RNA sequence: GGGCCUAUAGUUUAAUGGUAGAACGUUGGUCUCCAAAACCAUCGGCCGGGGUUCGAUUCCUCGUGGGCCCG
Numbered sequence: 001g002g003g004c005c006u007a008u009a010g011u012u013u014a015a016u017g018g019u020a021g022a023a024c025g026u027u028g029g030u031c032u033c034c035a036a037a038a039c040c041a042u043c044g045g046c047c048g049g050g051g052u053u054c055g056a057u058u059c060c061u062c063g064u065g066g067g068c069c070c071g
Stems, first nucleotide, its partner, number of pairs: 001070007010024004018054001025043001027041004047063005
């Protein structure tokens, strides 16, 4: 220098262009003499700019971060 993949919650990750879900975790509660476990509730997210579209996490494009390959 060239090519490919990837970015969603604090973490691990789903989601055919049509209201972003789950698990773990945080916090509160129930239970217990106390704690753990269990159960119930709760908190919290689409990497950034532009485009296409009635509608974009999703498609296109330009960046940024990360990973891999070639030279």
Molecule: transfer RNA
Organism: Candidatus Kaiserbacteria bacterium